[in-house]
Context: one part of a larger RNA
RNA sequence: AACGAACGCUGGCGGCGUGGAUUAGGCAUGCAAGUCGAGCGAGAAUCCCGAUAUAGCAAUAUAAAGGGAGGACAGCGGCGAACGGGUGAGUAAUACAAGGGCAAUCUGCCCUCAAGUUGGGAAUAGCCUGCCGAAAGGCGGAUUAAUACCGAAUGUGGUCGUCCCGCGCAUGCGGGACUGUCUAAAGGCGGGGACCGAAAGGCCUGUCGCUUGAGGAUGAGCCCUUGACCUAUCAGCUAGUUGGUGAGGUAACGGCCCACCAAGGCUUACGGGUAGCUGGUCUGAGAGGAUGGUCAGCCACACUGGGACUGAGACACUGCCCAGACUCCUACGGGAGGCUGCAGUCGAGGAUCUUGGACAAUGCGCGAAAGCGUGAUCCAGCGACGUCGCGUGCAGGAUGACGGCCUUCGGGUUGUAAACUGCUGUCUUCAGGGAACAAUGAGCGGGGCGCGAACAGCGCUUCGCCUUGAUGGUACCUGAGAAGGAAGCCACGGCUAACUCUGUGCCAGCAGCCGCGGUAAUACAGAGGUGGCGAGCGUUGUUC
Numbered sequence: 001a002a003c004g005a006a007c008g009c010u011g012g013c014g015g016c017g018u019g020g021a022u023u024a025g026g027c028a029u030g031c032a033a034g035u036c037g038a039g040c041g042a043g044a045a046u047c048c049c050g051a052u053a054u055a056g057c058a059a060u061a062u063a064a065a066g067g068g069a070g071g072a073c074a075g076c077g078g079c080g081a082a083c084g085g086g087u088g089a090g091u092a093a094u095a096c097a098a099g100g101g102c103a104a105u106c107u108g109c110c111c112u113c114a115a116g117u118u119g120g121g122a123a124u125a126g127c128c129u130g131c132c133g134a135a136a137g138g139c140g141g142a143u144u145a146a147u148a149c150c151g152a153a154u155g156u157g158g159u160c161g162u163c164c165c166g167c168g169c170a171u172g173c174g175g176g177a178c179u180g181u182c183u184a185a186a187g188g189c190g191g192g193g194a195c196c197g198a199a200a201g202g203c204c205u206g207u208c209g210c211u212u213g214a215g216g217a218u219g220a221g222c223c224c225u226u227g228a229c230c231u232a233u234c235a236g237c238u239a240g241u242u243g244g245u246g247a248g249g250u251a252a253c254g255g256c257c258c259a260c261c262a263a264g265g266c267u268u269a270c271g272g273g274u275a276g277c278u279g280g281u282c283u284g285a286g287a288g289g290a291u292g293g294u295c296a297g298c299c300a301c302a303c304u305g306g307g308a309c310u311g312a313g314a315c316a317c318u319g320c321c322c323a324g325a326c327u328c329c330u331a332c333g334g335g336a337g338g339c340u341g342c343a344g345u346c347g348a349g350g351a352u353c354u355u356g357g358a359c360a361a362u363g364c365g366c367g368a369a370a371g372c373g374u375g376a377u378c379c380a381g382c383g384a385c386g387u388c389g390c391g392u393g394c395a396g397g398a399u400g401a402c403g404g405c406c407u408u409c410g411g412g413u414u415g416u417a418a419a420c421u422g423c424u425g426u427c428u429u430c431a432g433g434g435a436a437c438a439a440u441g442a443g444c445g446g447g448g449c450g451c452g453a454a455c456a457g458c459g460c461u462u463c464g465c466c467u468u469g470a471u472g473g474u475a476c477c478u479g480a481g482a483a484g485g486a487a488g489c490c491a492c493g494g495c496u497a498a499c500u501c502u503g504u505g506c507c508a509g510c511a512g513c514c515g516c517g518g519u520a521a522u523a524c525a526g527a528g529g530u531g532g533c534g535a536g537c538g539u540u541g542u543u544c
Base pairs, nucleotide, nucleotide: 001543002542003541005540006539007538008537009536012390013389014388015387016386017385018383019382025346026345027344029343030342031341034079035078036077039076040075046069047068048067049066052063053062054061055060086301087300088299096227097226098225099224100223101222102221105220106219110216111215112214113213114212115211116210117209118152120150121149128141129140130139131138132137157183158182160180161178162177163176164175165174166173167172187208188207189206190205191204192203195202196201229273230272231271236266237265238264241263242262243261244260245259246258248256276298277297278296279295280291281290282289283288303324304323305322306321307320326337327336328335329334354380356379357378358377362376363374364373365372366371393423394422395421396420403414404413405412406411427485429480430479431478432477433476441467443465444464445463446462447461448460449459450458451457488533489532490531491530492529493514494513495512499528500527501526502525503524509516510515
């Protein structure tokens, strides 16, 4: 000098930060990933109409087959759920950092370009129904839809094969040819003049999709070189081991895996301990040393161990399967669960917060959009934990009050300090006013341009109107008001700024080192005074 600190005494306000470092110990409760009805079938509540029936003298009321609007909860399907958020257990190298390489690779959504989107089929969930089970759930039957599933057609393209050309760093890369080979698709929503059609619609058109391919962007995978802890009281280690050939596997290279062949390969290796790595952070004149919390990049993990499935992407924190430990439910047959998400709880600990508000902004997912979701995020709360800023008044006021302390008894000191007088108004408090963050946002309407047969419609753009704030009646501004609100802590022998009295008497005690205390202790305890820092001050721990 520093700190994610803790402890003691003390404590006014605000801004910005920051807060489970130990048990990667166990967890009650709530929330943390949904969304799309413009992919699909069905459809509850509720509302409207309602031949007719009943009651009534009537107006009317009630009921009701049926019809319409409506769209909850489920279900199929799509996309997302691999992001975002947490933690640091493991990992000394499959990690990380820096620099290269892939002629050895993949890439959903997004952007650009080229071409297409034809025509059929069989199911299944839901609903209904039968059964089993305490439940979780399961087994049947009947029925139905799709942008779900499966054939067929076409092939701009692409794959494979053969041939040719060009290039190159070996394997190769790029391009071209072929009656060669294999290989696609799905529709939804909106609008409309002519023409066709009995109608539905065809047809035309806008838009969102779908399929194939080329390129890009982004993300990911793999390889190489170099760098970075301790230990020799670890000296030898290694059989898929090192290399080759072939086959398999992968998006892809490779002992990645396998068969055969050869006998190689490594040397601070192998073993042990410790540890996530980095940008950075702290310290220091620097060199260096220490460190890796918050923020950012990468990695690893998700009760423990193992495994794959789906998918563009996972071997998947709030998915699946198996085993184990633990907890819970049970009708004892069997089931359910995983906070190292946000809060919160118990435990252990010197020690670390609210079971808060909002999606207003930023971002993300879904959606054509309105919008919905979001413990990401933005805010608020708690903690002097840190840092920065401000305040607790300012000026005048006695050859100096009272009190305290000391005294050589003269006085000295506390001390302009107080009282008292005048002033100011920061902060707190009270009263009044009162934001920005909000727009190029949403909605509605008008104009222009484009697509178009079109004055529909849609897209782009511009103008007008209207509207959206958790924080928050907060920040900020104005007024009142020196009180009715705001100072402590440590030290005073030397190092080291600051001294006397009383008590104690090697006792009680102090202490970072030297050392103080056994009757006048500036070193113990108290008091007065003084010094230092100040909403803090000391102590302890750790680093330089």
Background
Small-subunit ribosomal RNA, 5' domain from an uncultured bacterium, 544 nucleotides, folded computationally.